[in-house]
Source information
A computed fold for a 109-nucleotide RNA from a Betaproteobacteria bacterium, annotated as Glycine riboswitch aptamer.

C1' cells in the first nucleotide's frame, strides 16, 4: 500500500409442514398458555450418509510403451438423502443462504 476467499459484529431480505387428538395444571370459561402421551407432517439451526475421482495394499493379465482389471481399507460435495435433534394457526422466536456497511488478524509486494 493492496486485497480474492475465510473469520467476527451489525442492518436488511428469507421457505416448508397440524388453527391435530386425549389427559393434567390453570381459568368465570376446552379464551390464550404450559406440560405429558399419541397419530400425521416439514427440512433451510445443528448432526449423520455418499458419487465421480483419488491414495495405499494384495491378486490376475500385459510388460517396448509404466497400463488394464478385481478385492479390501481410506480421502472425498451439496440446497441430494436420513429425520437423531429441531420445527408445524396468526404474532413472536429461530432460520440454510443472500445483500449492505464495518472490524480484526494473517498473507503478499
Nucleotide at each position: 500500500u493492496u486485497g480474492a476467499a475465510g473469520c467476527c459484529g451489525u442492518c436488511u431480505g428469507g421457505a416448508g409442514a397440524g388453527u391435530u387428538g386425549c389427559u393434567a395444571c390453570g381459568u368465570a370459561g376446552u379464551u390464550g398458555g404450559u406440560a405429558g402421551c399419541g397419530c400425521a407432517c416439514c427440512g433451510a439451526a445443528g448432526g449423520a450418509g455418499c458419487a465421480a475421482g483419488u491414495g495405499c495394499a494384495g491378486g490376475u493379465c500385459a510388460c517396448a510403451a509404466g497400463g488394464a482389471u478385481c478385492u479390501g481399507c481410506g480421502c472425498g460435495a451439496a440446497u441430494c438423502u436420513c429425520u437423531c435433534a429441531g420445527g408445524u394457526a396468526c404474532c413472536g422466536a429461530g432460520g440454510a443462504c443472500a445483500g449492505g456497511g464495518g472490524g480484526a488478524g494473517c498473507g503478499g509486494c
Lineage of the source: Bacteria > Pseudomonadati > Pseudomonadota > Betaproteobacteria.
It matches the Rfam family "Glycine riboswitch aptamer". Rfam links the family to the GO term glycine biosynthetic process.
The coordinates come from a structure-prediction model, not an experiment, and the mean pLDDT is 77.